Overview:
A computed fold for a 1391-nucleotide RNA from an uncultured bacterium, annotated as small-subunit ribosomal RNA. Rfam family: Bacterial small subunit ribosomal RNA. The sequence is in RNAcentral, with records from ENA and SILVA.
[in-house]
RNA sequence: AAGUCGAGCGACGCAUAUCUAGUGAGUAAUCACAUGGUAUGACGGAGCGGCGAACGGGUGAGUAUCACGUGAGCAACCUGCCCCAAAGACCGGGAUAGCCCGAGGAAACUCGGAUUAAUACCGGAUACCCUCAGCGGAUCGCAUGUUCUGCUGAGGAAAAGCCUUUGUGCUUUGGGAUGGGCUCGCGGCCUAUCAGCUAGUUGGUGAGGUAACGGCUCACCAAGGCAUCGACGGGUAGCUGGUCUGAGAGGACGAUCAGCCACACUGGAACUGAGACACGGUCCAGACUCCUACGGGAGGCAGCAGCAGGGAAUCUUGCACAAUGGGCGAAAGCCUGAUGCAGCAACGCCGCGUGAGGGAUGACGGCCUUCGGGUUGUAAACCUCUUUCAGGAGGGACGAAAUUGACGGUACCUCCACAAGAAGCACCGGCCAACUACGUGCCAGCAGCCGCGGUAAUACGUAGGGUGCAAGCAUUGUCCGGAUUUAUUGGGCGUAAAGAGCUCGUAGGUGGCUCAGCAAGUCAGACGUGAAAACCCAAGGCUCAACCUUGGGACGCCGUUUGAUACUGCUGUGGCUAGAGUACGGUAGAGGAAAGUGGAAUUCCCGGUGUAGCGGUGGAAUGCGCAGAUAUCGGGAGGAACACCAGUAGCGAAGGCGGCUUUCUGGGCCGUUACUGACACUGAGGAGCGAAAGCGUGGGGAGCAAACAGGAUUAGAUACCCUGGUAGUCCACGCCGUAAACGUUGGGAACUAGGUGUGGCGGUCUAAUCAACGACUGCUGUGCCGUAGCUAACGCAUUAAGUUCCCCGCCUGGGGAGUACGGCCGCAAGGCUAAAACUCAAAGGAAUUGACGGGUCCCCGCACAAGCGGCGGAGCAUGCGGCUUAAUUCGAUGCAACCCGAAGAACCUUACCUGGGCCUUGACAUCAUGGGUCUAUCCCCCGAAACGGGGAGUGCUUCGUGCGCCCAUGGCAGGUGGUGCAUGGCUGUCGUCAGCUCGUGUCGUGAGAUGUUGGGUUAAGUCCCGCAACGAGCGCAACCCUUAUCCUAUGUUGCCAGCGGUUCGGCCGGGGACUCAUAGGAAACUGCCGGGGACAACUCGGAGGAAGGUGAGGACGACGUCAAGUCAUCAUGCCCCUUAUGGCCAGGGCUGCACGCAUGCUACAAUGGUAGGUACAACGGGCAGCGAUCGCGCGAGCGUGAGCGAAUCCCCCAAAGCCUGCCUCAGUUCGGAUUGAAGUCUGCAACUCGACUCCAUGAAGUUGGAAUCGCUAGUAAUCGUGGAUCAGCAUGCCACGGUGAAUACGUUCCCGGGCCUUGUACACACCGCCCGUCACACCACGAAAGUCGGUUGUUCCAGAAGCGGUUGGGCUAACCCGUAAGGGAGGCAGG
Repeated sequence: AAGUCGAGCGACGCAUAUCUAGUGAGUAAUCACAUGGUAUGACGGAGCGGCGAACGGGUGAGUAUCACGUGAGCAACCUGCCCCAAAGACCGGGAUAGCCCGAGGAAACUCGGAUUAAUACCGGAUACCCUCAGCGGAUCGCAUGUUCUGCUGAGGAAAAGCCUUUGUGCUUUGGGAUGGGCUCGCGGCCUAUCAGCUAGUUGGUGAGGUAACGGCUCACCAAGGCAUCGACGGGUAGCUGGUCUGAGAGGACGAUCAGCCACACUGGAACUGAGACACGGUCCAGACUCCUACGGGAGGCAGCAGCAGGGAAUCUUGCACAAUGGGCGAAAGCCUGAUGCAGCAACGCCGCGUGAGGGAUGACGGCCUUCGGGUUGUAAACCUCUUUCAGGAGGGACGAAAUUGACGGUACCUCCACAAGAAGCACCGGCCAACUACGUGCCAGCAGCCGCGGUAAUACGUAGGGUGCAAGCAUUGUCCGGAUUUAUUGGGCGUAAAGAGCUCGUAGGUGGCUCAGCAAGUCAGACGUGAAAACCCAAGGCUCAACCUUGGGACGCCGUUUGAUACUGCUGUGGCUAGAGUACGGUAGAGGAAAGUGGAAUUCCCGGUGUAGCGGUGGAAUGCGCAGAUAUCGGGAGGAACACCAGUAGCGAAGGCGGCUUUCUGGGCCGUUACUGACACUGAGGAGCGAAAGCGUGGGGAGCAAACAGGAUUAGAUACCCUGGUAGUCCACGCCGUAAACGUUGGGAACUAGGUGUGGCGGUCUAAUCAACGACUGCUGUGCCGUAGCUAACGCAUUAAGUUCCCCGCCUGGGGAGUACGGCCGCAAGGCUAAAACUCAAAGGAAUUGACGGGUCCCCGCACAAGCGGCGGAGCAUGCGGCUUAAUUCGAUGCAACCCGAAGAACCUUACCUGGGCCUUGACAUCAUGGGUCUAUCCCCCGAAACGGGGAGUGCUUCGUGCGCCCAUGGCAGGUGGUGCAUGGCUGUCGUCAGCUCGUGUCGUGAGAUGUUGGGUUAAGUCCCGCAACGAGCGCAACCCUUAUCCUAUGUUGCCAGCGGUUCGGCCGGGGACUCAUAGGAAACUGCCGGGGACAACUCGGAGGAAGGUGAGGACGACGUCAAGUCAUCAUGCCCCUUAUGGCCAGGGCUGCACGCAUGCUACAAUGGUAGGUACAACGGGCAGCGAUCGCGCGAGCGUGAGCGAAUCCCCCAAAGCCUGCCUCAGUUCGGAUUGAAGUCUGCAACUCGACUCCAUGAAGUUGGAAUCGCUAGUAAUCGUGGAUCAGCAUGCCACGGUGAAUACGUUCCCGGGCCUUGUACACACCGCCCGUCACACCACGAAAGUCGGUUGUUCCAGAAGCGGUUGGGCUAACCCGUAAGGGAGGCAGG
């Protein structure tokens, strides 16, 4: 924030005016004080009375409701103030508040007495009229009924006010307007894990009650009423005009504005009144707050401001009634937190500004940089201009019709000054416009999704630059959209989620041809309604716009009415026969039920024969058997199942059905076309059937066989295998109700190419006829192939997954979960129905390419096999690991690291270590500046050396301040420091495996395919043939080198057949024949013959040939794989060190030794060892070299130094072999390790730490477990020789020749590889992926002995206020009787 009226009433106070008893002063007029009265008042606060307070303002708790919206109805109603009309207002009466007196109480307040007024209250009269009752008449309506009117009877009003003129009130009645009340149709949330609800319940009769109808209430009677078109219950929610979004259909919402409803601290209740069950009224109960004298009281901001609290968050304790509106009043006026304004908040929408033009040395600064520059950028500075907004000054409204302006000195206008006071936010990896640097280094952080960050981040942070918006920008939340992702418009269900296991059938939905009628749906016109605002369009007003005003449109709906009848519907005991059904005649069948019956086989029992095993397995064992098994013969018992026939054959709705016979019985198909005449299809609920397993009761039990036992297998083996064996399997009856119950494909109807099988029943033709065979054909089943079409593809394809119609069921990301809870069913097991929390960014389908498989087919390789020799055992050598250490530098780690980098660590190398010593423009490069003139080299001193000190020593020259060198300073050097996961280059490996690709074409939506697959063949994707492919490239092969044969040429340093000589050595003269060397050629091509083969490619055999089918060997390594190896060969990005992580030196280490591994050497001996004699190579190397010869030494070697830069000389005697002697099977005359002593050589130097020699010593070892390696011919094995590195050092490496085998049936297996095919849940590709338990922590949901609270229902107990009824012993003014006392009528408290 609701008061107002003195023009309804009585009184009080105050003020003013006037009169006045009295007192004082004054001569007086008169004045002051003061008493009482009268009158007046925009005066005050109370009271009686009237009107208002039920409006206006707030909020959305409740409400799923006739609350709201919309359209109707009330013949069942009310309505103060307002308007119209008619009539009236006569005569009386008694109180009461206030005031006063008294009393109680802390207070709130209350009580008693006396007194008083009214437009307060009451009685009587009157009645145009109203109501009721009775008797009529006329009229209208869908029914109850309505309207008008006549007669009789009963009942019923008021303020002679107020004010003084303009009036305004009062009573009754009728009408209007406005506002309300009641009823009905339709419309709008979720949930069925809510399926049954209901006793005043549903209806009737009567009564009461209400303004009014009505179970609204009551008595009685009846048993109804509602509900799957969702009752009842639960949850949520104010409803609407509208708002947001959307192309629309829709979806979400219900702030502001407007209409309605509900509420007012919570619950209940009535009173007053025209109107309330009343926000700022009353009563009661409760919670809370406050006051209290403890007895008792007061209060209700969901009015406007404001405070506290809560919260992510929401404003001023403003001005005014000037306008609009409301209440009261005759009016002035009063009241009005309604309202009009102002204030606060960028909260939203709209408009405006922060300047405009010129201005290049492209300034400074910043950032980047390839260091040239680029960019910020005409941007700035600077020049010229303008002044909107903000600021200062002056004027100054509309809103107001006479007065009256909160806003407000506001809007607006004019003038003045100064570019002056006025720009931020997000983003810059893709989506998505916009990029660099630095910092950071899976950290810090970002993130809408994908994802970014582990040392070069356009993705984090910062900076520069850019992009987008702009007084805003960005984020967060919500809703709609995109999302055709709930699909009416506008989806699906073979395999992605999704067809119920099957059938019958109720409701419902849908329904053949034709005739007539109706007009419900449908269509058209008209009328009513659809509030205003909002929306759209057109105008207009604020400078524009937002905003506002006016007009028009629209508002799908609903109601009334008139018409149309194509389609749907309805009506007709209408008509028809093509759907459906019946009848008749045939027919196939493991269709179903019951009863009976048969043989084979297993097992058991009895008896005979017979003897030691049987049985079982990958192999065994358990088991059975001398108490006589197995085997075999005969007899018997019992149960279960029905070989062959047997078939992509049949039947049934599905599950399913198999010896034979009989009985009963269902359905199908074919034919005939006699009958019915749409009787049909589908089918929510419902009912029945429903494999196996399982359950209950009672039987039965041969075989088989869960559980169980034993034996095996195995790491284990609760399995697979074996021996036993119980439920069960079988029967009867009753449950269960599920399966990959699958064609993973619901049922019905119609239409849309064919081909080829097969089951059933028909027809026609052929032959003279019947029958058979055959051909053609109809219907109905059941398969395969396939066109169009469909499909994501696979595939389907007249048995559709094609094209359409009808009906049902089901789906909506994965997991949680077909689970929990609830309900229903079940004896149980369990079934049906069926979520959520939480969690993930996928799960899934089909196809493709690879890879993989203890998948398949084919093929190859010393891959296996067949052989030979080794390794693994011993000793030693070498490398690695490990350990140790000051250091044992670093790298290499399955094959593909480990005698590897290293083709050679005593120093050096060297990179490592030193509590060793030194240097700092440096050991090395280059530039600049300044200075100097030496450098190289030699000598001396200190020292371990480096280093340091001293001395000697005058370079080249074009004569220049030159070159060179040295010193100092500054740029810089240097790094075997890191990263091979930043790189280049090089290398290994698959693998010398035969593969890897491209162009064009074709196929596929596409990934991709084809080619490259197939048939042959090859060492080979080698070649041939075929083929929607045709060609081409990198690989293979060939071209290159070596080697094997021959020819030609040449003939020294090589050769010597013949001739001559000889010192007897091709030595010499000669020779080119031969060997050989060096060049150049020839030759081999499946060329020839035969067989095979497709007449091909090719292959087998043969001939000839030095060589035969790539003759042998080498070099040569496709696309790629392994983040393979190497930053320590080299190069190199980035990072790091800079008196050290660089450089120099000495010494040490890389050589260390309980041990493990790898690669070798030597052996273990007689095919040998040893001693003597004796024969035959090749490749190579050599001047700081190879080194002959001769001499010495047992020897390593030493001395000497001829020859040779080498087909000339040297290394250089090859060895195994052959001949002969000894050894005689042993730790040896095998074996040589280890150790002692002595030496040689190299080298500055052999201690750590070299090789070799001699003497002595004489270890292990007697052929090597599991396992494992190499090799297919001049190979393995064995024997020696040479070279690189190198001062020296070889068992390693690279080469060379000598001697010189065995075996390959073959491709089953192991390993590796190639092609095709198949499966895949793998793609980091099987060293993949992935499952479950357990441990710990956390989260969510369910359950839990219990415990606490809420909501709701029912029964009962107690029960406030209040209302109705009753009583009314008590109290009582009006009216009546009575003179009075008193009585009566009526009323009240109380009960």